[in-house]
Context: one part of a larger RNA
RNA sequence: UUUGGCCUAAAGCGUCCGUAGCCGGUUUAGUAAAUCUCUUGUGAAAUUGUCGGGCUUAACCUGACAGCGUGCAGGAGACACUGCUGAACUUGGAACCGGGAAGAGUCAGGAGUAUCUCGGGGGAGCGGUAAAAUGCUAUAAUCCCAGGAAGACUACCAGUGGCGAAGGCGCCUGACCAGAACGGCUUCGACGGUGAGGGACGAAAGCUAGGGGAGCGAACCGGAUUAGAUACCCGAGUAGUCCUAGCUGUAAACGCUGCGAGCUAGGUGUUGCAUAUUCUACGUGAUUAUGCAGUGUCGAAGUGAAGAUGUUAAGCUCGCCGCCUGGGAAGUAUGGUCGCAAGACUGAAACUU
Repeated sequence: UUUGGCCUAAAGCGUCCGUAGCCGGUUUAGUAAAUCUCUUGUGAAAUUGUCGGGCUUAACCUGACAGCGUGCAGGAGACACUGCUGAACUUGGAACCGGGAAGAGUCAGGAGUAUCUCGGGGGAGCGGUAAAAUGCUAUAAUCCCAGGAAGACUACCAGUGGCGAAGGCGCCUGACCAGAACGGCUUCGACGGUGAGGGACGAAAGCUAGGGGAGCGAACCGGAUUAGAUACCCGAGUAGUCCUAGCUGUAAACGCUGCGAGCUAGGUGUUGCAUAUUCUACGUGAUUAUGCAGUGUCGAAGUGAAGAUGUUAAGCUCGCCGCCUGGGAAGUAUGGUCGCAAGACUGAAACUU
């Protein structure tokens, strides 16, 4: 290797970029490394086969021939595929241009509810629950009106709708900046795919330093409930939640489904762009159809143990990477690397079943 798997049974790295490596579109010329054919040399003996010979036979020993020696080296040839070199191509890829779409990102400015507070009004309850109580309130609460302060957040719009590699992103405006889709009689011309190591990003919680602190709220304290109630419910409330600069590097980081490419029925909804169509209050309007790209749903074939999946594949194939090998012990011990720490990454065995 023949020859397994990874949605849910063990198994896809959280995500991307990228080094080595591996793999690589179409045409043509050359080369002949690889590949194939022929040939020469060499490829010990023993062992094996056939026919003989020698021990009284046999085992055993021995002679000749055959075979084996799958290889290596030299020579001659073949050129489809692979490699290398040259030339060319445009479908992959990239660049450019165009008008649109969008909660991508960074920074700045502004706005809006609630909270608190001050002043006025008002004068006895408020709040809370299944019911209560703790709590607040004659030092005037709850409630109504007007002003002010500070921090956080962004209702309705809101949509299996959009954007982003993932994490994630939602008030408005501006600046900067990145990407994707569509369209092009534009340009380059295989420049590509994947990616061990490596690098970057990476929710929440947590950590360090300095700010900030309205609301919410681990811990803690009360009130209830209860047999108890270290809870669920209620009243308070510290860290935290927020900002700046660093660290941490993990999640049910999930589509529990790696990335790229080709091929294989459709129906239907929706988002973006383009083209045509009809209507038009001529608007950046609406309608229908088609194409491309995204995002849902139903479903043929197929696949699957089934659930299901089904052009957004888990179908049929190719390339590359990662990972799995009974349960427990155990993501533990030990060693190493990283971290301020918490811990993270790597990661066994005895024993047991």